[in-house]
RNA sequence: AGAUGGCCGGGCGGUCGCGGGCGCGCGCAAGCGCGGUCGAGGAAAGUCCGGGCUCCACGACGACAUGGCGGCGGGUAACGCCCGCCGGGGGUGACCCCAGGGAUAGCGCCACAGAAAGCAAACCGCCCUGCGAAGCUUCAGCGGAGCAGGGCAAGGGUGAAAGGGUGCGGUAAGAGCGCACCGCGUCCUUGGUAACAAGGGCGGCAUGGCAAGCCCCGCCAGGAGCAAGACCGAAUAGGGGUCCCGCGCCUGCGCUUGCGCAAGCAGGGCUGUCGCCGGCCCGAGGGACCCGGGUAGGUCGCGAGAACCGGUCCGCGAGGACCGGUCCAGAGGAAUGGCCGCCGCGUCCGACGCUCGCGUCGGGCGGCACAGAACCCGGCUUACAGGCCGUCU
Numbered sequence: 001a002g003a004u005g006g007c008c009g010g011g012c013g014g015u016c017g018c019g020g021g022c023g024c025g026c027g028c029a030a031g032c033g034c035g036g037u038c039g040a041g042g043a044a045a046g047u048c049c050g051g052g053c054u055c056c057a058c059g060a061c062g063a064c065a066u067g068g069c070g071g072c073g074g075g076u077a078a079c080g081c082c083c084g085c086c087g088g089g090g091g092u093g094a095c096c097c098c099a100g101g102g103a104u105a106g107c108g109c110c111a112c113a114g115a116a117a118g119c120a121a122a123c124c125g126c127c128c129u130g131c132g133a134a135g136c137u138u139c140a141g142c143g144g145a146g147c148a149g150g151g152c153a154a155g156g157g158u159g160a161a162a163g164g165g166u167g168c169g170g171u172a173a174g175a176g177c178g179c180a181c182c183g184c185g186u187c188c189u190u191g192g193u194a195a196c197a198a199g200g201g202c203g204g205c206a207u208g209g210c211a212a213g214c215c216c217c218g219c220c221a222g223g224a225g226c227a228a229g230a231c232c233g234a235a236u237a238g239g240g241g242u243c244c245c246g247c248g249c250c251u252g253c254g255c256u257u258g259c260g261c262a263a264g265c266a267g268g269g270c271u272g273u274c275g276c277c278g279g280c281c282c283g284a285g286g287g288a289c290c291c292g293g294g295u296a297g298g299u300c301g302c303g304a305g306a307a308c309c310g311g312u313c314c315g316c317g318a319g320g321a322c323c324g325g326u327c328c329a330g331a332g333g334a335a336u337g338g339c340c341g342c343c344g345c346g347u348c349c350g351a352c353g354c355u356c357g358c359g360u361c362g363g364g365c366g367g368c369a370c371a372g373a374a375c376c377c378g379g380c381u382u383a384c385a386g387g388c389c390g391u392c393u
Base pairs, nucleotide, nucleotide: 001393002392003391004390005389006388007387008386010343011342012341013340014339015338016337018039019038020037022035023034024033025032026031041370045381046380048379049378050377051376052375053225054224055223056222058278059277061275062274063273064272066221067220068219069218070217071085072084073083074082075081086100087098088097089096090095101216102215106214107213108210109209110208123156124155125152126151127150128149129148130147131146135142136141164182165181166180167179168178169177184203185202186201187200188199189198190197191196229300230299231298232297239291240290241289242288243287244286245285248265249264251262252261253260254259255258267282268281269280270279307326308325309324310323311322312321313320314319344368345366346365347364348363349362350361351360352359353358
């Protein structure tokens, strides 16, 4: 100088005032008084994930839609989280980052620049053959602009990317054309649970990129949510209108002989959709829409839990097992606050000392980071003045 992990984030005293619960006393009760005890966070935030829990008569199987995940193996109640490892990239390093399966299933995109950005291609160029200007000239020649034909993609330019890379040989000039190494593909051996790694053989020297574009492949997922819901009490108008499907069959009993009751069938319904199987409700009703009225009171849900603290053991680790201990808020428009003093901390000024970074003393300023439970847990993300500790480069 840097990387990474963890912790604190005010303390003490006095005074007045809060909420829960317990005990005692007074009171018919409502309530009052006294005493003790407990009383916001690491994020309580965002509402982004996963659950517990509650309700919906729904459940199994299959498919579709929609959404999510995507290297391998573990952890967990579960996850898109966490741990370890593999591969790729960054960094001198400690470490950090990754929407990490498939581009030969198909579709689509690659602006501009450039000759050319998906089957190719020639801007500047290089080489070969032929013709051959200007100029010079000792008239034999030198010279070589340019034109035509053929070959090339090695060199240069453009670009994020130009069809493997570097080097040697070879060629008229070149090119994996040949060779060596790297790279790519494939097979085998070894190691590993695996992703994968190392080594060896063979091969053609070729099949650009983007899927955090659609898509394909594999795996996962009922819906709604504490304003869920349960109970008590009260009140109103068990209100009115429109539309769609249906109002059917059959058996038994009763009797008021045409009605009632019960069972079954057809039919309708059951929290993403469809099919099938089973189950449940209705069975004369079921469904959709509109108008109007009542209740918005009380209690529960509401905190003993995948809980917390400590220790031992197992595990690289995330975590797990066992033992011991603890109860740590439950409000209901919303409680833990106000004031005073001292200490601490931060900052500014001054003086002194000094190992030049700090220390001591005095004074001034600052209540002093982000920020307040509302059913509860496990995560992720975001915010955070200042201070402390550990490990590593």

Predicted 3D model of a 393-nucleotide RNA (Bacterial RNase P class A) from uncultured Phenylobacterium sp. The coordinates come from a structure-prediction model, not an experiment, and the mean pLDDT is 75. Its Rfam family is "Bacterial RNase P class A". It is annotated as a ribozyme.